[in-house]
RNA sequence: AGAGUUUGAUCCUGGCUCAGGAUGAACGUUGGCGGUGUGCCUAAUACAUGCAAGUCGAACGGAGACUGUAGCAAUACUGUCUUAGUGGCGAACGGGUGAGUAACGCGUUGGUGAUCUGCCUCGAAGUGUGGAAUAACCUCCCGAAAGGGAAGCUAAUACCGCAUAGUCUCUCAAGGUUUAGAAAAUUGAGAGUAAAGGAUUUAUUCGCUUCGAGAGGAGCCUGCGUCCCAUCAGCUAGUUGGUAGGGUAACGGCCUACCAAGGCAAUGACGGGUAGGGGACCUGAGAGGGUGGCCCCCCACAAUGGAACUGAAACACGGUCCAUACACCUACGGGUGGCAGCAGUAGGGAAUAUUAGAAAUGGGCGGAAGCCUGAUCUAGCAACACCGCGUGUGCGAUGAAGGCCUUCGGGUCGUAAAGCACUUUUUGGAGGGAAUAGGAAGGAAGGUACCUCCAGAAUAAGUCUCGGCUAACUACGUGCCAGCAGCCGCGGUAACACGUAGGAGGUAAACGUUAUCCGGAUUCACUGGGUGUAAAGGGCGUGUAGGCGGGUAUGCAAGUCAGAUGUGAAAUACCGGGGCUCAACUCCGGGGUUGCAUUUGAAACUGUAUAUCUUGAGUGCAAGAGAGGGAAGUGGAAUUCCUAGUGUAGCGGUGAAAUGCGUAGAUAUUAGGAAGAAUACCAGUGGCGAAGGCGACUUUCUGGACUUAUACUGACGCUGAGGAACGAAAGCGUGGGGAGCAAACAGGAUUAGAUACCCUGGUAGUCCACGCCGUAAACGAUGAGUGCUAGGUGUCGGGUGUCAAAGCUCGGUGCCGGAGCUAACGCAUUAAGCACUCCGCCUGGGGAGUACGUACGCAAGUAUGAAACUCAAAGGAAUUGACGGGGACCCGCACAAGCAGCGGAGCAUGUGGUUUAAUUCGAAGCAACGCGAAGAACCUUACCAGGACUUGACAUGCCCUUGCCCGUUCUAGAGAUAGAACCUUAUCUUCGGAUACAAGGGACACAGGUGGUGCAUGGUUGUCGUCAGCUCGUGUCGUGAGAUGUUGGGUUAAGUCCCGCAACGAGCGCAACCCUUGUCUUUAGUUGCUAACAGCUAGGCUGAGCACUCUAGAGAGACUGCCGAUGAGAAAUCGGAGGAAGGUGGGGAUGACGUCAAAUCAUCAUGCCCUUUAUGUCCUGGGCUACACACGUGCUACAAUGGUCGGUACAACGAGGAGCAACACAGCGAUGUGAAGCAAAUCUCUUAAAGCCGAUCCCAGUUCGGAUUGCAGGCUGCAACUCGCCUGCAUGAAGUCGGAGUUGCUAGUAAUCGCGAAUCAGAAUGUCGCGGUGAAUGCGUUCCCGGGUCUUGUACACACCGCCCGUCACACCAUGGGAGUUGGAAAUGCCCGAAGCCAGUGAGCCAACCGUAAGGAGGCGGCUGUCGAAGGUAGGGUCAAUGACUAGGGUGAAGUCGUAACAAGGUA
Repeated sequence: AGAGUUUGAUCCUGGCUCAGGAUGAACGUUGGCGGUGUGCCUAAUACAUGCAAGUCGAACGGAGACUGUAGCAAUACUGUCUUAGUGGCGAACGGGUGAGUAACGCGUUGGUGAUCUGCCUCGAAGUGUGGAAUAACCUCCCGAAAGGGAAGCUAAUACCGCAUAGUCUCUCAAGGUUUAGAAAAUUGAGAGUAAAGGAUUUAUUCGCUUCGAGAGGAGCCUGCGUCCCAUCAGCUAGUUGGUAGGGUAACGGCCUACCAAGGCAAUGACGGGUAGGGGACCUGAGAGGGUGGCCCCCCACAAUGGAACUGAAACACGGUCCAUACACCUACGGGUGGCAGCAGUAGGGAAUAUUAGAAAUGGGCGGAAGCCUGAUCUAGCAACACCGCGUGUGCGAUGAAGGCCUUCGGGUCGUAAAGCACUUUUUGGAGGGAAUAGGAAGGAAGGUACCUCCAGAAUAAGUCUCGGCUAACUACGUGCCAGCAGCCGCGGUAACACGUAGGAGGUAAACGUUAUCCGGAUUCACUGGGUGUAAAGGGCGUGUAGGCGGGUAUGCAAGUCAGAUGUGAAAUACCGGGGCUCAACUCCGGGGUUGCAUUUGAAACUGUAUAUCUUGAGUGCAAGAGAGGGAAGUGGAAUUCCUAGUGUAGCGGUGAAAUGCGUAGAUAUUAGGAAGAAUACCAGUGGCGAAGGCGACUUUCUGGACUUAUACUGACGCUGAGGAACGAAAGCGUGGGGAGCAAACAGGAUUAGAUACCCUGGUAGUCCACGCCGUAAACGAUGAGUGCUAGGUGUCGGGUGUCAAAGCUCGGUGCCGGAGCUAACGCAUUAAGCACUCCGCCUGGGGAGUACGUACGCAAGUAUGAAACUCAAAGGAAUUGACGGGGACCCGCACAAGCAGCGGAGCAUGUGGUUUAAUUCGAAGCAACGCGAAGAACCUUACCAGGACUUGACAUGCCCUUGCCCGUUCUAGAGAUAGAACCUUAUCUUCGGAUACAAGGGACACAGGUGGUGCAUGGUUGUCGUCAGCUCGUGUCGUGAGAUGUUGGGUUAAGUCCCGCAACGAGCGCAACCCUUGUCUUUAGUUGCUAACAGCUAGGCUGAGCACUCUAGAGAGACUGCCGAUGAGAAAUCGGAGGAAGGUGGGGAUGACGUCAAAUCAUCAUGCCCUUUAUGUCCUGGGCUACACACGUGCUACAAUGGUCGGUACAACGAGGAGCAACACAGCGAUGUGAAGCAAAUCUCUUAAAGCCGAUCCCAGUUCGGAUUGCAGGCUGCAACUCGCCUGCAUGAAGUCGGAGUUGCUAGUAAUCGCGAAUCAGAAUGUCGCGGUGAAUGCGUUCCCGGGUCUUGUACACACCGCCCGUCACACCAUGGGAGUUGGAAAUGCCCGAAGCCAGUGAGCCAACCGUAAGGAGGCGGCUGUCGAAGGUAGGGUCAAUGACUAGGGUGAAGUCGUAACAAGGUA
C1' cells in the first nucleotide's frame, strides 16, 4: 500500500466482498511448563447454609468463674478473666450493581458576598453546684413463637435545673471598605445560651463545654460540552415574574396566599426511543468512528413503591414504619425474611471460578494490649488474554524399508529414520533455602521462589489451508449426486474447488470458526466527494429570517494573534532510566494533556461606531425596437350547415376494400345567408417575456429590457430556508357556446385473434366568463450572482463613423474553434475553464415515489416520504463484432431473358415410417436421402435364431510331450467340430543330446471387442467460398478497449493496379509458377503414317520413305507488346491492327485467418470407461431385399423433329492373362463348341449411336409406351427358394406433357446420341470418364436469395433461432389494509386513602422546672385536617402482538396467453 467482482474487451460511476488490528468472548480439534493479569455481557431472576460491623470494663451498675487476704463457716475485702444490659464511638466508610436517569446527572470552568462540617491539627477560655429517673436484676401475668405487660430495686461520661462566660447568637444604633447588590472590620446599648468525668506511679494523660482558625469532606448555583427521530411543531397554571410569609445548614415557586400574564421554541421547545457519565480503551497517517468490562473519579440504586426517625453527615444494602408481590414458620390467633457483600445453589443462557487461608497494608473501636474486618493479601479452578521457555543437538546415503506418484527410466517423503556421539532448559529424585516483615519474637503465601547434586532423549505437537484474491498439487473415489462456498464461483465420467490419501504451505501450545467494532471505505468527503448524459439543479420569479458583501480615514478591541498565571487528579499512552535471569509486569523521572479561566499587549484582516467617496446598485431627461400583458372593436380566406338554380349517377375512402352519402337528386358547380374557431403569405437556429408561454388588424390601459448624453442618491448590494404569487396540457365546478377536430363509443376492414394501427361516423373536451387543480422529457435534462481567461464567422436592436462603406463600440441571439476541463461524448467569453458568495439536491439496483401518518384539494390526486424482504450487480460513455421488415455502392445462372427439366405415371434406387427374432450401424436444412456402399444369394456382415470354444480366430513370452505340418480316405453331424486310418522332418553332434520349425497339452501375463464417448482427441472431410479477404512489425493517434495502415477518388475477376493520405513496409490469400487443350518449330520414326517410287493376294499388304497425320520429348508463342480514343500526361477501359489464339484464350489441380463443440471412435490411429466361459471367436440358417404409406434422386415414356424395318457413314477415352478373344460352326437369341492372335500405338473388346438414304405407320391408349405376369431357355457360381443377370414366345398396366411450387445451364455450354472403365465369379437406370450432333437468350440490376465494402441504430455478444414485457396458474417469503381481540408503558379526571411529617385539638396520661397545695409551663397518647404510596374506576391517546378475509410486492425449473420495448422493433 491494495485486491476480486458488471463487459466479447475498455474507461468511468457505483455497490458488494477480502487481506489488518482488537475482544470480559463462545464453539470445534488438540494440549508440556512457568510468570502476570482476567473471569454471569443473559434473569436489577429466586435464594438453602456459613461468613461479610463491630468495639470500649480506662463511662456505669450488676452477674458468673478463678486467685489472694481475714474468718471455723456464712461472709467481707482485693485482684484477674468473661460480658447480657445502660452508655459512647462506629455502623452514612469500605464492598456490590448499572435497573432508573437525556438530567447541572456527568465533564470542564468559575461562584458561594447564600452554606454546613463528627473524628483530626492549632489557638483562646472554661470544666462550679444540685436533682429526678430508668434498663439490667427480682416477683407476677399473657403468648405456640416472635415478643409483650404490671409492680419493686439500682448506676453512669444517660437525662434535667441553677451558676458563670465571650470577639458566640438575636435586636437596635453608629460606622465605613468593597461591590451588580445588601454585608463585614470597628464602636456602643440590651437580651440569651455551656460543661462529665475516667485511669493513674500524683506527674500526667484521655475526655467534656464555648469560641476562633485550619485541613479534609459535603451541599447549592453557574458558562460551555453531552445520542437518535420533525412521519414529535407548537409546549406551559406553580406554569413565568413580583410582594408577603413559611421552610432549609443554605439561595430559590422549594412550599403557601395574593397580584400580574408571562415563560420556552426551527440555534429544535414539547413528545417518543435509546442510554449511567468521565479518565480512558479499540481502531485510524490523522481528522474521525466505535466502546465505557478490569483499574481510578462522580452519580444512581439496594425485592417493588412510599415515608420519615436518629445523627456531623442517611431519607440509610446487612436500621425503622407502611403498602404490594413472593417465600418460610405457625398451636391458625399471629409472626419472620430480603446475597446488585464473599463463597455457594437453582434457573436462564453459547457462556463465566472455591461454600479455601489470614502474616502484611488500609479501616472501626480502645489509653493500650488487642478484638473485628469475604476490604485486602494469598492460594484453588479455567490456554480466557498477554509474555517467556521447551518438546532435543551434531554426524549420518545402500539416498534402507514403507507410503505416494510415474513417461516404468525414475521421482518424492528424505538426513528425515535407523545407527554413532553429545547435552539436560524442562521432567523426576535428594539436599540447602530467602527477601517481602525497619530493633526482639511472631511468616497466610511456603519448605514457595532461588541454589547445588544425581538420573536419563528421557515426560512433551497439534491445527488450518493448498481454483483466483492468497503462501502451498498430485492420485483415487464421486458424477449438478453427495457436497463446498468470504466474494467470484466449483460438481452433469479425465474435479489442482466435493470426500480420502500422499505431498506442500501457514501458524504453533495453540490453530480454525462464529459474533461484534474500527480500518481498508475519499462509500456522508472539516481534513477529503459530487450534481449536462452515471444517483443528484427546486417549473419559475418575488421576498422574510439567515449567510456573504465596494473605496478612504479615525476610534474600540468581540473574533484573531502573542506573552504570563491557574487548572487540566492519579493511573493509562509516549520518551529516558531502574527492578524481577529476559519479556509480559512493575517503579522513578520527563514531556505532553490540542481544553477552560484570568491577565498583559498588538491592531493587518473580519466585526463594530463615526465621517467621507463613486466604480456596484438605483433615479431623472431623450430616442428607437418588439407575436410582452389586459380590455374593447373590426376584417378577409377556408371549413361546415341552410335556401335557391344548373346538372346526373355516382360520390367518398383505401395497400385493396367495405361501412357511409346519393334517383326523396348526392358529389360537382353558381348565387345568397348563418355560425363558430383559427389567423395562410410576411416567417427568419428572427423578436419579446422570470418561467409557463406569446403570431390578422385598430384603439386604449400597462410591465420590462436596450442605447446615447449627462445630472443626482451614495453601498441603498448578492443569494435566499420558510412564506405568499405565477405556472402548458389534461381534469373538476357553475353558466354560456359548439364550425372544424376529436378520447369514450358504434360500424367497416385487417388479422389466428385485433378491445389497435387504416376507413366511415361520433359524445365529452377543445372556445368564452368566473372559480379550482399545481403537475410535465415544466429540458439547455446545465440554479442565481460577480470578476477574469485566444480567436473566426453570421444575425437582431442601438450608438459612432462616412458621399457610400470599411472599421470601432454597447446589449441580445446562433455556428465553428484554441488553451483549459471532462470517464468519454463533448463544453469552450451565452463554459461543463479559473475563482468567490448563497440556495436546492445526491449517496448501489429493486421493493417505491409505494405503505402508514400528516397537510392541501369538490374529486382526480398532489406534497412530504419509509421499512421488511431481495439481488451482486443496476448504470454512463466509448470500442470491436453481429444483426436490422436502416441507407449507399458492388458481385454471383441471384433475378430477369431463354432452353431443358423436376413436381402427375410406371419402374429403379436411397430415406422416413411401420413391421420384424433381426429388418446391423452411421449420415439429418442448404452442406443427410443412386450418401459411407468402385457393386448384401453364401462370404462380405457388424444384425437375429440355434449349435459350439474359452490363453482363445490373431501377437509376444515360459514349461512339458510329440515329430510333425501338409495331403488322402472313412464314420457321425446342418456345419463348426469330434473320432479313426494312411503318409510324414531339417541342421549340428563328443551319438548322450542340442537348436530351429510345427503340432498337441498346461498355468499366467495377456489377446480380442464394427462395445460407449466425434461433447476427451489425432488424422481426414464438408461448408461459407475460388468469396477477396485475414493479419503482423515499426511508427503515429487514443487514459484505454482499439484505431491508423486495410479508409478516400478511380479501376479490376481480384486488398488487381494507380493516385491521394501519419503512415512506411511485410506475411497468408489473389495472380503467376504446375497439368491439359488450341498454333508453330525442332528431335525421334515402331507396333504409327503413306506424298513420291516399285511390287502384289488390292489390304500401308510388301519393299522403300519419315514429307504429312500421329506419337512424346524439347522449345517458340500472348506481354494491353503496337496504334487510336477516353481517362488525371495514372492505373485502366473501349476500338483496331497483326495473330492459331487478345486482354485470366478454354478446362483442371490449387481452398487464406476462421465459422458451424459441422461429419467421422464403423477406414485408420488413440485417451478414458465398459466387457473377459463374453459385448470375444467359430459354424449353419435367416435378415440387411419386409410394405398401408410419405419424401428425395434417377431411368423409361406419353409419341410423327416420332416408332418399326432395310441399306449406309464418321469417333474418342480406355481395358485385357484365373484375361480380352478374332474367325469358323450350332442356336431365332441369350449363348455354346472349337480356336488364331495379343501382357498389346502390332491382337482383342470394337458393329459406335444419333446422322444420312429408302420403305411403312396416319394421330389412335395406337405398329406409342413398355410395367406386370405366364411358359421355355441361357450364364455365373458349392448354391440363384427367400434374393441375380440375360434370351425367346406370349401378356400389354399406368401414362395423351403434369397443381401449388421448384431445379440446372451463358458455348463446343444446355439439350440429345452412343462408347469405355473401376468395383466385380455373377449382378447398373448409379458413379467416373470419352467423344458425336449441337442451340436459344442475356434489356438490365427495381425485386427474391447469397456474398463483399463503407456508413447508421442497437437494451444483441450463446451475437435476431438474440434480447425481453405484462396478465393468468402453482409454491414459498416478508409487508399493507382488516370486523375486531389481547397485552404493555405513560399521562389525565374522579373515588378510596396506609405509614409518616406538618397543622389543629375541649374531654385521657405524665418524674425532673415553678408552686406549701390546687394547679401551671411543657411533654406523651388519642382524634381531626392538608399532603400522600399502592389500589379502584372512567374516557381518550399511544406502542406491540394477533385476526376470517383481502391488496399489491419479491423469489422460484422447462407452465399458459400474447409480443409491448431494444433495428425505422415492423404504428419512431
Background
Predicted 3D model of a 1468-nucleotide RNA (small-subunit ribosomal RNA) from an uncultured bacterium. The prediction has a mean pLDDT of 85.